Predicted 3D model of an 87-nucleotide RNA (Glycine riboswitch aptamer) from a soil metagenome. Model confidence (mean pLDDT): 80 of 100.
RNA sequence: CCGUGCGGGAGAGUCCGGACGAGAUCUGUCCGGCGCCGAAGGAGCAAUUCCUCCCCGGAACCUCUCAGGCAGCCAGGACCGCGUGGG
Numbered sequence: 001c002c003g004u005g006c007g008g009g010a011g012a013g014u015c016c017g018g019a020c021g022a023g024a025u026c027u028g029u030c031c032g033g034c035g036c037c038g039a040a041g042g043a044g045c046a047a048u049u050c051c052u053c054c055c056c057g058g059a060a061c062c063u064c065u066c067a068g069g070c071a072g073c074c075a076g077g078a079c080c081g082c083g084u085g086g087g
Stems, first nucleotide, its partner, number of pairs: 001086008013034001015033006035070003041066001042064003048060004
């Protein structure tokens, strides 16, 4: 430095309409519209910050939201802790 096991791990509408199941309502799933989030990944240094006193350059939990995500659960999740394998 990379992989892996366990634990912790945020943010943002289930708002509107339609379809399906259902006797109606509720509820559930899917689709569309608009709104929103930012911590997989991606893109960018235009701003901010850091790497330096400066330039060039680079990077980022910075910016943009392509992707992804926005009831609960599941899943995902940068990053942190412990263990472990390899270079």